[in-house]
């Protein structure tokens, strides 16, 4: 993810963080950070020097004397005699400091050990510095080159160099003995000595041998240390030994001989990728990612190689070789090396100054003063991170103005501003001011050295002098004045935060889900609001959520996953006693596990970030080294035991396996007889086989296969698998006693073996069957399903193959945990001995308890509760595919990714639709009538086309005689053409003015012009009220768009029996029970029976109308009696009968009987005008179609405003090749036509139906009497019924269509009315697939009648009259209910899907 559930999964997000970037914005300080990318390339400065107290000396500069010279204060010269010191010897020091991580998975780090060794300057011991000689830089002279640089001659020094002496607690050594050092400077000095330099004596600083010690450094050992196995074998100095060699040491480091080793699945080699760590984010924790600052180790210093000098180097600011790249050249040759700190250029999303000081910490040198020092310590740049401060606070309702919104009333913006009274942190200004400074040098005193003193050194104490890059410093204080200081994202749901305008799948947005196709809280401004806050957002990255790899912490029956199945090596794992061990274990000390950091408890900046001291405890998370103590429980050892396993005896049961034999039934084949015309097949043919004799049927013969019944959720086997019988071999299980070994077991990477079908190879062998293939069929096609041949192959031997949905989708071994029923193979007991009862074990089924489980489900044969070991899984697709390696003869096996790409894929259950799934059941739904439609003409409605325009809608049933119950104008919305412009109507304003009207003229008219007539109503006389006219600006108008923004009404499934709910129960749950089930009804209608009991909205009943019947009342309706009569209920008069309209009566399975369960209800029947809902109507549950209507009306929202709006008049809506619906008339003798004659219901009527009379053939005309209706009228019913003609014809049937002639209505019948009369007489002889209505007063059929309406109806609603068939049944075809059932659909088969 799904309509909804619950699970498995996978994506996504909320947090913490950084050496970030990037957008927009930016007040301050403080403390950190600051080239992650090109270990590219580097102009230019600087980063390492120092020591005259080692030496020869004097190029430079300063004082001082002297001399010259003049210009009288300068210049030249002299004095290494001073301060000093350039180049140079020498000595120390560039091996520290400082950089960046290229190489390096191991000669590296890290933790712990070790032994064969060194180690300047230091610190301590101890001995010692005697006595010579020859060089050689520099100077100077010459030469060579452009330069770097070099070569010759002379000459000269020492703490530079070499020897002699001497030396041991030093080296070597064959143990006898041999070898082996040194250097001076500097201050000070009583006494001796002197060539007057010193000598000599002392302090200090050096120098030499040698021990230790401290530090550094080297080397060695163990355990950690990144993926890959599609890298499985590497190794020849490789692994050891000897003997030499080398090194400061050990060692194949190296060499010569000997020996074959050594590493590796516990991952060698190979192959990518990395410098490691203390530590740093993260996370509860484990773990995970990562190793920038700062620290400890390594390796690098333009690549590569190598060695010198040294104590230390194989050397970033050294040398030499090659290389690449830069630069200079006089072309001969030379120079360089920023991964020092600043800096440039490049590359990149990106990373700062060519800054200041050595005051302070450190260092190198020197006695020291000091030099040097881009280590460092400050500034500068950067919001790049952290921490802290401010940008005011009080008070202020006319709840201001402006914005927004809006039901127009209001609310929000909001105490927010303003105002009014404060306050002054930061920022500025102007002043004052620590701390970081200790040294060191100079003076005095005191002590120490010394034979010795006032010296020299040293120490201590004190006083003097005096050292600050930062720095305009931190802090203080004064002064002015709310003044100078707020963005950012976000606002559909995770996620806090809603409203309007614009945009109209378009421009956009988006982490996932998504949003945006005209009312978008999701785009874009906007008011609002919400969350951070000098930062906020997005991007990249890392951990967490993520138990989504699972040690802590997962899983494999059906979601991914148990290898097809065995034996078995490594490994892992293992009963039971007892002794010794102490490798793990336990628990003590102890060493170590560096500072820094993290945590706790203190300090210090005004606080906090930061610095800082301490840590017994904590950090300690449990690591490593030593040592001591236990000995349970595990190894290892010993030595036993018998219950796991095993072994031997005797049995039972079996499709277990292999060989060979053998029998019987069936198919085909041959032969041979009998026998005739078919046969075979199939849904139905057909190929096909038969007269050359088939199928059938008898007999005889050959051949290969498989083994009927027995038979079974019955046996055997690891597994795949095994099925007539014998016989031989051959394995395993079970069962019973006993005896015997003594943990021998389990598992099992890897390895090996077996392994169904098909399929491969050699040979064989083939009856049936039967892929391929051919023909017949079927079909739109039909490489198929069905037929009728038919070869590979199935079979047999030998080899391969090596895979299946090889399935119990469930690895194997143990052990434990209610129970009831089957079967199968032993074995015990019992009696009543027989298909007997009981128990026990081994197997194989069925249900179930508790348990488990996402649910299905499992349930001692577990998927329960445990141990053991193997396997195997990590979202769906790519894909078990590529590629690579192994097997394979081939097929094709094993093993096995990634790029992309999606946000899901999957399980299980629910609820529902749908099934050419079942079950029960209804309906004019089929069947059985009966009558149409479809063919014809004509009517009338759509499509289409055509038109200026045919206005607009309705469109499968459920549009098409529908909106329209009625288009000639009007209607009329459509079209060309004339005109109007607050407007044909509404309501407000001012202004004038009666309203209105006659007639003419011009126009198609609307209208404009002239003109005749008319002064109205109410009054408090002030005016008011209508009605015109004019004017302005609100607004009027819109059949203009959205029925997918609506409301209201309607059709539909369907008058279909159905649709919910409360509580309760059951389910994790979505749901489900009720509503199902057994009858039975038209019905979810009723009863019975049920975890479900109650209700509710449909049903039915209540209402209308109609079938009887009573009362009541009797005109205009009725007339039995009675009476009159014009013979008409007309008239007097009845109220009886019809009726008419009011009120009751009745029908309720009540009643009898039978069926059924004694119900419910059915089925007969009786009484009755009616009988099981009496007939008809009205009524229409939840909902479904985004069904139809914005043009019946109402309506938000858009849109049009001299026009999308109003008026006229004319034209269309009436077109006309087709085509469809839906009607009428027909086609005819149950008819047609002419004569006659008989009976109705309902209804309408004053702008009105209109008689009677007369005319007219007739539409009609005239006429005018009744009638505001039971009183007049439309108003003649018609078919029927009598009588007559006609005689199967395109007719005496049918009437369109045309021509004439007319009436009516209307201002007007020409597009484009209707009727009449006369003529004319088409098509049409009952309709092809195919479709439609109807079950009783129905259907066919006959006529009235009304509404609309001036006039038009074959439509429409209505009314009666005459009046039938037929239903056996529910298989079938349509619609619908109910139960089940499958499902990958849920826009719900018009569906998903390939």
């Nucleotide at each position: 993810u799904u309509g909804a559930u619950c699970c498995u999964g996978g994506c996504u997000c909320a947090g913490a963080u950084u050496g970030a970037a990037c957008g927009c914005u930016g007040g301050c300080g403080g403390c950190a950070g600051g080239c992650c990318u090109a270990a590219c390339a580097c102009a230019u400065g600087c980063a390492a020097g120092u020591c005259g107290a080692g030496c020869g000396g004097a190029a430079a500069c300063g004082a001082u004397g002297g001399a010259a010279g003049c210009u009288u204060g300068c210049u030249u010269c002299u004095a290494g005699g001073c301060g000093u010191c350039g180049a140079g010897c020498g000595g120390c020091g560039g091996a520290c400091g400082g950089g960046g991580g290229a190489g390096u998975a191991a000669u590296g780090c890290g933790c712990a050990g070790g032994a064969a060794u060194u180690u300047g300057c230091c610190c301590a011991g101890c001995a010692g510095u005697g006595g010579g000689g020859g060089a050689u830089a520099g100077c100077c002279c010459g030469g060579a080159g452009a330069a770097a640089u070099c070569c010759g001659g002379a000459u000269u020094a020492a703490u530079a160099c070499c020897g002699c002496a001497u030396a041991a607690g030093c080296c070597c050594u064959a143990a006898g003995g041999g070898g082996g050092a040194a250097a001076g400077c500097a201050g000070g000095g009583g006494a001796u000595c002197u060539u007057c330099g010193g000598a000599c004596c002392u302090u200090g600083c050096g120098c030499u041998a040698u021990u230790g010690g401290a530090u550094g450094a080297g080397c060695c050992u163990g355990c950690g240390u990144c993926g890959g196995a599609u890298u499985a074998g590497c190794u020849a100095g490789u692994u050891g030994g000897u003997g030499g060699g080398g090194u400061a040491a050990u060692g194949g480091c190296c060499u010569a001989c000997c020996a074959a080793g050594g590493c590796a699945a516990c991952g060698a080699u190979c192959c990518g990728u990395a410098g490691c760590u203390g530590g740093u984010c993260u996370g509860a924790g484990a773990g995970g990612a990562a190793g920038a600052u700062c620290a400890g180790c390594c390796a690098c210093a333009c690549u590569g190689g190598a060695a010198c000098u040294g104590a230390g180097a194989c050397a970033c600011g050294g040398u030499c070789c090659a290389g690449a790249c830069u630069c200079c050249u006089a072309c001969g040759g030379g120079a360089g090396g920023c991964a020092g700190c600043a800096g440039u250029g490049g590359g990149g999303a990106a990373u700062a100054u060519u800054g200041g000081a050595c005051a302070a910490u450190g260092g190198g040198c020197g006695c020291a003063a000091g030099c040097c020092u881009g280590a460092u310590c400050c500034a500068g740049c950067c919001a790049u991170g952290c921490c802290g401060c401010g940008u005011g606070a009080g008070u202020g309702a006319a709840g201001a103005a402006g914005g927004c919104c809006u039901u127009a009333g209001g609310g929000u913006u909001g105490u927010a501003a303003a105002g009014c009274a404060c306050u002054u942190u930061c920022a500025g200004u102007a002043g004052g001011g620590a701390g970081g400074a200790a040294a060191a040098g100079u003076g005095u005193a005191c002590g120490g050295u010394u034979a010795a003193u006032u010296a020299c050194c040293c120490g201590u104490a004190u006083g003097c002098c005096g050292u600050g890059a930062c720095g305009u410093u931190a802090c203080c204080u004064a002064c002015a004045g709310a003044a100078g200081c707020a963005g950012c994202a976000c606002c559909g749901g995770c996620u806090a935060a809603c409203u309007c305008c614009g945009u109209g799948c378009c421009a956009a947005c988006a982490g996932c889900c998504g949003c945006g196709g005209u009312a978008a809280u999701a785009c874009g401004g906007a008011g609002g609001g919400u969350g951070c806050a000098a930062g906020c957002g997005u991007u990249a990255a890392u951990c967490g959520g993520a138990a989504u790899u699972a040690c802590u912490g997962g899983g494999c029956g059906u979601a991914a996953a148990g290898c097809g199945c065995g034996c078995g090596u490594a490994g892992g794992u293992g009963g039971u006693u007892u002794g010794a061990u102490a490798a793990g274990u336990u628990g003590g000390a102890u060493g170590u596990g560096a500072a820094a950091g993290c945590c706790c408890c203190g300090g210090g900046c005004u606080c906090a970030a930061c610095c800082u001291g301490g840590g017994a405890a904590c950090a300690a998370u449990u690591g490593c080294g030593u040592u001591c103590c236990a000995a349970a429980c595990u190894g290892a050892c010993a030595a036993g035991c018998u219950a796991g396993a095993g072994u031997a005896u005797g049995g039972u049961a079996g499709a277990g396996g292999a060989a060979g034999g053998u029998a019987g039934a069936a198919u085909u084949c041959c032969c041979u007889g009998u026998g005739u015309a078919g046969c075979g097949g199939u849904g139905a043919a057909a190929u096909g086989c038969g007269u050359a004799g088939a199928u059938a049927u008898a007999g005889g013969g050959a051949g290969g296969a498989a083994u009927a019944c027995c038979a079974g959720u019955g046996g055997c086997g690891a597994a795949g698998g095994c099925g007539g019988c014998c016989u031989u071999c051959u394995g395993g299980a079970c069962c019973a006693a006993u005896a015997c070994u003594g943990a021998c077991g389990c598992u099992g990477a890897g390895g090996u073996g077996c392994g169904a079908a098909a399929g491969c190879g050699u040979g064989g062998g083939g009856a049936g069957c039967a892929a391929a293939c051919a023909g017949g069929a079927u079909u739109a096609g039909a490489u198929a399903c069905c037929c009728u041949g038919g070869u590979a192959g199935u079979c047999c031997a030998c080899g391969c193959c090596g895979u299946a949905a090889a399935c119990g989708a469930u690895g194997u071994c143990a052990a434990c945990u209610a129970g009831c029923c089957g079967u199968u193979g032993g074995g015990c007991c019992c009696c009543u001995u027989g298909a007997g009862g009981g128990u026990u074990u081994a197997g194989u089924g069925g249900c179930g308890c508790a348990g488990c489980u996402a649910a299905c489900g499992c349930g001692a044969u577990a998927a329960g509760u445990u141990g053991a070991c193997c396997g195997c899984c990590u979202g769906g697709g790519g894909a078990g595919u590529a590629c690579g390696g192994c097997c394979g003869c081939a097929a094709g096996g094993c093993u096995a990714a990634a790029a992309c790409u999606c946000a899901a894929a999957u399980g299980a259950a629910u609820u529902g639709a749908c099934g050419g799934g079942g079950g029960c059941c209804c309906g004019c739904a089929c069947a059985a009538g009966c009558g149409g439609u479809g063919g014809a003409g004509c009517a009338u409605g759509u499509u289409g086309u055509u038109u200026a325009a045919u206005u607009c809608g309705a469109u499968g049933c459920a549009a098409u005689g529908c909106g329209a119950a009625g288009a000639a104008c009007c209607u009329u919305a459509c079209c060309a053409u004339c005109c109007c412009u607050u407007g044909a109507c509404a309501u407000c304003c001012u202004a004038g003015c009666a309203a209105c009207u006659u007639g003419g003229u011009a126009g198609a008219g609307a209208u404009a012009c002239c003109u005749u007539g008319g002064u109205g109503c109410c009054u408090u006389c002030g005016g008011g009220a209508a009605c015109c006219u004019a004017g302005u600006g609100a607004c009027a108008g819109g059949u203009g768009c959205u029925g997918c923004a609506u409301g209201g009404c309607u059709g539909u499934c369907g008058u279909c029996a159905g649709c919910u709910c409360g509580u309760g129960u059951c389910g994790u749950g979505a749901g489900a029970u009720g509503u199902u089930g057994g009858g039975u009804u038209a019905a979810g209608u009723c009863c019975c029976g049920c975890a479900a009991c109650g209700a509710g909205c449909g049903c039915a009943a209540c209402c209308c109308c109609u079938a009887u019947c009573u009362c009541u009342a009797g005109u205009u309706g009725c007339c039995a009696g009675c009476g009159a009569u014009u013979c008409g209920g007309u008239c007097g008069g009845g109220a009886a009968c019809u009726c008419u309209a009011g009120a009751g009566a009745g029908a309720c399975u009540g009643c009898c009987g039978g069926u059924g369960a004694u119900a419910a209800a059915c089925c007969g029947g009786a009484g009755g005008a009616a009988g099981g809902u009496g007939g008809g109507g009205a009524u229409g549950a939840c909902g479904u179609c985004a069904a139809g209507u914005c043009a019946u009306c109402a309506u938000g929202g858009c849109c049009c405003u001299u026009a999308c709006g109003g008026c006229c008049a004319g034209g269309g809506c009436u077109a006309c090749a087709c085509a469809c619906g839906u009607g009428c008339u027909a086609c005819a003798a149950u008819g047609g036509c002419c004569g006659g004659u008989a009976c109705a219901g309902a209804g309408g009527g004053u702008u009105g139906c209109c008689a009677a009379g007369c005319c007219g053939c007739g539409a009609g005309g005239u006429g005018g009497a009744g009638c505001u209706a039971a009183u007049c009228c439309c108003a003649g019913a018609a078919a029927g019924c009598c009588g007559g003609u006609c005689g199967u014809a395109g007719u005496c049937c049918g009437g369109a269509u045309u021509g004439g002639a007319g009436u009516c209505u209307g201002c007007a019948a020409c597009u484009c009315g209707a009727c009449u009369c006369c003529a004319u007489g088409a098509a049409g002889u009952c309709g092809g697939a195919a479709u439609c209505g109807c079950u009783a007063g129905u259907a066919a059929u006959c006529g009235c009648g009304a509404a609309u309406c001036a006039g038009c109806a074959u439509g429409u609603c209505g009314c009666g009259g005459u009046g039938a068939a037929u239903a056996c049944g529910u298989u079938c075809c349509c619609g619908g209910g109910c139960c089940u059932u499958g499902u990958a659909c849920a826009c719900a088969c018009c569906g998903c899907c390939c």
Small-subunit ribosomal RNA from an uncultured prokaryote, 1394 nucleotides, folded computationally. The RNAcentral record of the sequence draws on ENA. Its mean pLDDT, the model's own confidence on a scale to 100, is 85.